Model confidence (mean pLDDT): 86 of 100.
A computed fold for a 1471-nucleotide RNA from a metagenome, annotated as small-subunit ribosomal RNA.
RNA sequence: AGAGUUUGAUCCUGGCUCAGGAUGAACGCCGGCGGCGUGCCUAACACAUGCAAGUCGAGCGAUGAAACCGCCCUCGGGCGGACAUGAAGCGGCGAACGGGUGAGUAACACGUGACCGACCUGCCCCCCGCCCAGGGACAGCCCCCCGAAAGGGGGAUUAAUACCUGGUACUCCGGCAAGGACGCAUGUCCUGGCCGGGAAAGCCUUGGCGGCGGGGGAUGGGGUCGCGGCCCAUCAGGUAGACGGCGGGGCAGAGGCCCACCGUGCCGACGACGGGUAGCCGGGUUGAGAGACCGACCGGCCACAUUGGGACUGAGAUACGGCCCAGACUCCUACGGGAGGCAGCAGUGGGGAAUUUUGCGCAAUGGGGGCAACCCUGACGCAGCAACGCCGCGUGCGGGACGAAGGCGUCCGCGUCGUAAACCGCUUUCAGCGGGGAACACUUCAACGAGGGUACCCGCAGAAGAAGCCCCGGCUAAAUACGUGCCAGCAGCCGCGGUAAUACGUAUGGGGCGAGCGUUAUCCGGAUUCAUUGGGCGUAAAGCGCGCGUAGGCGGAGCGCUAAGCGGGACCUCUAACCCGAGGGCUCAACCCCCCGGCCGGGUCCCGAACUGGCGCUCUCGAGUGCGGUAGGGGAGAGCGGAAUUCCCGGUGUAGCGGUGGAAUGCGCAGAUAUCGGGAGGAACACCGACGGCGAAGGCAGCUCUCUGGGCCGAAACUGACGCUGAGGCGCGAAAGCUGGGGGAGCGAACAGGAUUAGAUACCCUGGUAGUCCCAGCCGUAAACGAUGGGCGCUAGGUGUGGGGGAGCAGAUCCUCCGCGCCGCAGCCAACGCGUUAAGCGCCCCGCCUGGGGAGUACGGCCGCAAGGCUAAAACUCAAAGGAAUUGACGGGGGCCCGCACAAGCAGCGGAGCAUGUGGCUUAAUUCGAAGCAACGCGAAGAACCUUACCAGGGCUUGACAUCACCGUGAAGCGGCGGAGACGCCGUGGCCGGAAGGAGCGGUGACAGGUGGUGCAUGGCUGUAGUCAGCUCGUGCCGUGAGGUGUUGGGUUAAGUCCCGCAACGAGCGCAACCCCUGCCCCGUGUUGCCAGCAUUCAGUUGGGGACUCGCGGGGGACCGCCGGCGUCAAGCCGGAGGAAGGCGGGGACGACGUCAAGUCAUCAUGCCCCUUAUGCCCUGGGCCGCACACGUGCUACAAUGGCCGGUACAGAGGGUUGCCACCCCGCGAGGGGGAGCGGAUCCCGCAAAGCCGGCCCCAGUUCGGAUCGGAGGCUGCAACCCGCCUCCGUGAAGCCGGAGUUGCUAGUAAUCGCGGAUCAGCACGCCGCGGUGAAUACGUUCCCGGGCCUUGUACACACCGCCCGUCACACCACCCGAGUCGUCUGCACCCGAAGCCGCCGGCCGAACCCCUCUGGGGGCGGAGGCGUCGAAGGUGUGGAGGGUGAGGGGGGUGAAGUCGUAACAAGGUA
Repeated sequence: AGAGUUUGAUCCUGGCUCAGGAUGAACGCCGGCGGCGUGCCUAACACAUGCAAGUCGAGCGAUGAAACCGCCCUCGGGCGGACAUGAAGCGGCGAACGGGUGAGUAACACGUGACCGACCUGCCCCCCGCCCAGGGACAGCCCCCCGAAAGGGGGAUUAAUACCUGGUACUCCGGCAAGGACGCAUGUCCUGGCCGGGAAAGCCUUGGCGGCGGGGGAUGGGGUCGCGGCCCAUCAGGUAGACGGCGGGGCAGAGGCCCACCGUGCCGACGACGGGUAGCCGGGUUGAGAGACCGACCGGCCACAUUGGGACUGAGAUACGGCCCAGACUCCUACGGGAGGCAGCAGUGGGGAAUUUUGCGCAAUGGGGGCAACCCUGACGCAGCAACGCCGCGUGCGGGACGAAGGCGUCCGCGUCGUAAACCGCUUUCAGCGGGGAACACUUCAACGAGGGUACCCGCAGAAGAAGCCCCGGCUAAAUACGUGCCAGCAGCCGCGGUAAUACGUAUGGGGCGAGCGUUAUCCGGAUUCAUUGGGCGUAAAGCGCGCGUAGGCGGAGCGCUAAGCGGGACCUCUAACCCGAGGGCUCAACCCCCCGGCCGGGUCCCGAACUGGCGCUCUCGAGUGCGGUAGGGGAGAGCGGAAUUCCCGGUGUAGCGGUGGAAUGCGCAGAUAUCGGGAGGAACACCGACGGCGAAGGCAGCUCUCUGGGCCGAAACUGACGCUGAGGCGCGAAAGCUGGGGGAGCGAACAGGAUUAGAUACCCUGGUAGUCCCAGCCGUAAACGAUGGGCGCUAGGUGUGGGGGAGCAGAUCCUCCGCGCCGCAGCCAACGCGUUAAGCGCCCCGCCUGGGGAGUACGGCCGCAAGGCUAAAACUCAAAGGAAUUGACGGGGGCCCGCACAAGCAGCGGAGCAUGUGGCUUAAUUCGAAGCAACGCGAAGAACCUUACCAGGGCUUGACAUCACCGUGAAGCGGCGGAGACGCCGUGGCCGGAAGGAGCGGUGACAGGUGGUGCAUGGCUGUAGUCAGCUCGUGCCGUGAGGUGUUGGGUUAAGUCCCGCAACGAGCGCAACCCCUGCCCCGUGUUGCCAGCAUUCAGUUGGGGACUCGCGGGGGACCGCCGGCGUCAAGCCGGAGGAAGGCGGGGACGACGUCAAGUCAUCAUGCCCCUUAUGCCCUGGGCCGCACACGUGCUACAAUGGCCGGUACAGAGGGUUGCCACCCCGCGAGGGGGAGCGGAUCCCGCAAAGCCGGCCCCAGUUCGGAUCGGAGGCUGCAACCCGCCUCCGUGAAGCCGGAGUUGCUAGUAAUCGCGGAUCAGCACGCCGCGGUGAAUACGUUCCCGGGCCUUGUACACACCGCCCGUCACACCACCCGAGUCGUCUGCACCCGAAGCCGCCGGCCGAACCCCUCUGGGGGCGGAGGCGUCGAAGGUGUGGAGGGUGAGGGGGGUGAAGUCGUAACAAGGUA
């Protein structure tokens, strides 16, 4: 620090995901030791049991079981002391601390700073003064009574540091008045004066501990204020003690805290009120930081203590282990009544994914009480449990190759686990055992350690007791085998798995971490993905439709003052812990200790004055006013006009009109359309007209008048910053729509009819209602778009146009200001593009965005008559959705151009019969493959057996075939017999070599064999587009990039052929040429070829010849070379001459980069899988030939351009020795019997046929046609039954030229005619070749098909056989509505009203005190009690909020192969 993921690829936008760190964690697997920490995050759910707050005898009365001391002692004991144990009491202090929890609380609760001139403070410290004199009670104890208990009542007696009275007292308190000092408004402080009021306690005793008043301090608290820190505006208004005043009450204290009266205020978009959530902070985690998230442990503050309410006591509480009341719950009960509160420590149940021992000790630290000793202390110190976290240590170290065994892989050689192990040597941390043994520790002496016989030290034994977890497709470090076969499964994202899976499972190996490792959850990071640092808004999400304007934000120039912002300095504060740096202590570390420094924040004071702000004065350039001009469909109202459509009346006139792609509906003989005249009515304003003008936008168009807004220009008079923007708000706002009233010509949703169509609720046609128009009022939307908010300034130009001004011969033209367009520099942009009319560079203000779908939807609110609008979510779901550009492909887009592509023409196919191939069916088997073009007379260039791969049956198992090793051996072969044969049996035979040995045969073991599977694992070969003209590379240049350029363009060509041009210049594979055949000539050579002349013969037969034909070899020839024209002076094209041949002469071979997972595992080769007495091998027979059908390719025909008969002429290219076969004989013939020649320019196949000559047939299912069937033969072959070919005789079928449709061919071609060859024993209508005869037509490129180049659109890229939309049907999921219903929280009104404070009363009760009184007594005073205000819970009624559930309704999302159509993407076929 980044990475993966949208695409064929690219750039951008954008979301999702990952790598890091963290945790009070949990879960899975695994687990040796120690140290230090941490440990109910859920039910503030309920709690058994024990403990957690007491202490003081130096306050008091009392008591006395044991021990101690003294005295007495009838020895039993008694008294006193000490002691205070046991229990309780009066009294004091404490119990308000410490400990727990986080429910509530959005608040002065907390943090921070300041204030209290408005306060309190027990114990502690300092100072001053004081402690006098009296009195009466109440507990305990004793007696009596009630009660189950808890507890209570009555009587009697008693002490005090308990209580009360009096006296005294200061600087204390209250009141009055005076002086002084000061401040902060009320006031505060000091001095002294008068009046009134207020104290006390004693105990032990060298000496201490106390008590009271006052002042001060310290500590702790109380109160007030500034500032700060959550979400929702779908919470916008809230408020009745509410805000203030006067007076009072209350409190420690200010205060509306409370009360009476008066006023009507107060809070709020700088977010009141309401709702949700939440204890706050120091800090913790993360982060570069800014931030974000969190508030466990430790520390500070707050709140709470079963729920709610209340006060008492006290210095302090509204009191966790106190009290009272009410509620719920639990327990006890004798049913009358009582008791209780673990959110203290441990522990239990429960909840939960989940969180510990009912331990030890007060030794230390701290706290309470006490003079102290001491007592208490689940605070605390320790221990226990838990890998929960952090830190440390160990599970050994060295040597050791035969690289052991074994595992795994293997191309079989080997590789790997691996020095790893064994084995040898060594060490002993930790754990184990034994011995020693602390600090923590107080102290004048002595005693006192929970942890603990722990830490630590020494010794002993022995490698001995101690390794797992996750991962290995990419991200991301680490791969192989097997199993599995879209199954089982994996998965954080992308994605793996459908028979070779580095992605599943296992194994081996490897990688990572290590007493842990993974997973899950959560937070931060990466995420500049809420952007202050640090983002955006033309097309990706995003500019409000437009204006006016409120608050707010921002704001020109000069001078002066100020000092709020701003800058500097000083001081205070920012507790401790934490963090950082340094140091120290545990052997290190974690951990702990000490010191220093702060950052940031807040406050006070001083200084500064550039900038912002404030105040004052001034200015004119911003803005505006006035003046003079000027253009305009700017707005509103009233009026006028002509053209056209329609309708009405009349005339002329007749058979149709209208409409469409073509039609029909419709109109018309009752007279339409057409045409002329007249009239009515409504709406809109042709030409001008524009790339033009005006307006803020919507929008505005005949002409005239009236009223009216704004702009621009020119001069420069006036005002003097008056400005810009603009949340809310207000107004304007196309079309459609709505309400009321009018109007209605044309047009025209809905609707009707006619067409089209598979359908056609559409597109087209004929009609036609709302509406369109006017008035008044609503609606408030839009692709309201420049998809671009407004303002100001700045940053090259060019050109056109509208308006004004200036110069100029008021010419051209130039200058200038304001508009409207185009092009373009810099710059910007992802690109496209923008570019002084910015999307550039800056400033100011507003609006808006934050992945796609769900959804601009639901709910709520506001608006509307309605339609609906504005505001605006979530659940759920996806790994994308997007923008721009690129290359292709495609288009019922365009341009240019080709091809027997169409057209023109000839012959066919599709109909018939047959042949052949295929599908299908059949079968024991009909072996297999080929499948649109590009499978189908294809693999087959030869299926009767063989072939043969298929089927049935009979057989074989080292095999029919190969190699090797070992063992054996009278081989093989021949004959006979059995058998369908394979094979078996018998006989005969008895190899080579001198030997070793070898061949052959038999046996055993390795192995063979497979036309079994996979052409989606492959090689090779082939088809295809396509003989099409294309496909690329290097360097350069352009582009962020994919990529482009070159290869596009203008010409030209069969051609990317060539020329010209050009940021390209070259090059490669293709094209062409080089090769072969053919057409002309020449040279050489002449046998088996040839024969002009000479000789010869039946015959080039022979002699001979080297001319010719021909064969073979070589060469020449053609290149737009020549002439003319066209063309750019080019390339080239057209015409001509010459030439055998012209403008690639004709034909072949030759097939670019790539495409179709095209074809072939059955030609061959080959990986993997499968079979192994069979999926191998042999044999016999059958099948591949089966036939109701369907298709492809052919043959023969349907006849007279023919058929048949007779005569007669002319090829080429091939083949031939298990062959071709002359010639002769036999047969009607196929053929047979003889038999010469020829391994071939010699001989043979071999008479070519159509043709030509002559004859017959006479249009007929025939003298056409030959299928089919019968008979007789021939040939090949072991064998023609299934199942060959041929011959002869007989038979003579369909068929009279072929529907829709479809094929080939452009010249020696089609058509037609025969001939040869391969395969082959035989079998050819197929295939491959050969020659003979030999046409027709091409205007042309609109259309069909295919193709090339350029261009355009695209939502396609497995690429149009693409993509994709909506309803319906099915399944699942979440949501909305819903008659309602259930419980929760809460507002308001009223009822009832506990405890208790307060107020009043108080006939009952009452010691001390006061008054009166004669000891009695009365009164004051106090209290019980009563009444009242307030008041929790409860009740009634009525609202609000959110939640659960709900028949049914609604849409939405998701789900390999459902239905219907075709809406969108190419002009998507109606943009």
Description: The RNAcentral record of the sequence draws on SILVA.